[in-house]
The RNA shown here (Bacterial large signal recognition particle RNA) has 266 nucleotides and comes from a soil metagenome.
RNAcentral holds the sequence, with entries from MGnify.
RNA sequence: CCGUGCUAGGCGGGGACGUAGCGGCGCCCUGAACCCGCAAUCCGCUUUAGCGGGGCUGAAUUCCCUCUCGAGGGGUGCAGGCCCCGGGUCAGCGCCCCACCUGCGGCGCUGAUGGUUCGGUCCCACGACGAUGAAGGCCCGUGAACCAGGUCAGGUCCGGAAGGAAGCAGCCUUAAGCGGUCACCUCCAGGCGUUGUGGGAGCGCCGGGCCGGAGCCGCAGGAGGGAGAUGCGAUCCGGGAACCGAUCUCGACAGAGGGUGCACGG
Numbered sequence: 001c002c003g004u005g006c007u008a009g010g011c012g013g014g015g016a017c018g019u020a021g022c023g024g025c026g027c028c029c030u031g032a033a034c035c036c037g038c039a040a041u042c043c044g045c046u047u048u049a050g051c052g053g054g055g056c057u058g059a060a061u062u063c064c065c066u067c068u069c070g071a072g073g074g075g076u077g078c079a080g081g082c083c084c085c086g087g088g089u090c091a092g093c094g095c096c097c098c099a100c101c102u103g104c105g106g107c108g109c110u111g112a113u114g115g116u117u118c119g120g121u122c123c124c125a126c127g128a129c130g131a132u133g134a135a136g137g138c139c140c141g142u143g144a145a146c147c148a149g150g151u152c153a154g155g156u157c158c159g160g161a162a163g164g165a166a167g168c169a170g171c172c173u174u175a176a177g178c179g180g181u182c183a184c185c186u187c188c189a190g191g192c193g194u195u196g197u198g199g200g201a202g203c204g205c206c207g208g209g210c211c212g213g214a215g216c217c218g219c220a221g222g223a224g225g226g227a228g229a230u231g232c233g234a235u236c237c238g239g240g241a242a243c244c245g246a247u248c249u250c251g252a253c254a255g256a257g258g259g260u261g262c263a264c265g266g
Stems, first nucleotide, its partner, number of pairs: 001266006009057003012030004020046005034054005063259006072250005078245001080244002083240008092232002095226003100222008114211008122200009132189002135186003139180004148173004156165003
């Protein structure tokens, strides 16, 4: 060095939870990796830390160690990013004023701003008409045991008779009253409408007359001034914080390097 047969080892690993600790079952990651039994108020163990049974492989691509990379998990608020809450400060935006400047547009010698005057708009009093409401009339219905009217059967009374008288029930009518209708009529009411007359208030707005003779208005931008921390925003302090980031830690897969037998024969 080659061949044969064996043995140690291997046939998945990791994270968090849990545990005195280790491993497993369950969860998650990796990714392809023998089978059966046990097991979360659990199962099996003790630093060689799952156990029991069976099977395959086996000295290296496969087993062991170190380093690199790094899926993923966990810790720390570390407060840098984004964000939330509380408090303070600031006048950048926004807000208000503006007699100033610029630009654009409109009105104006068919008369601007202004002045003056009249009227309306506003208030009070009185009146007219209308509308609304209430009451009454008119109209309709109902409405009297007797004490309303008419007609009064029967019956009663007077009379010798002819005849006469009073009159209940019934029927008809009506008074007060009650109910309805509300077209019409009368009367009344008032934070109703329109309008008339008189008075007042007022110069804000609208319309007209007169005087006078060239400005007036709007928008945008700028300059100037002001109030406010209540709007947006800036900044400081304190607190919170899922996620991103930072840092610590474990770390699968993958890559690189190194290490590890025994017997017999040639």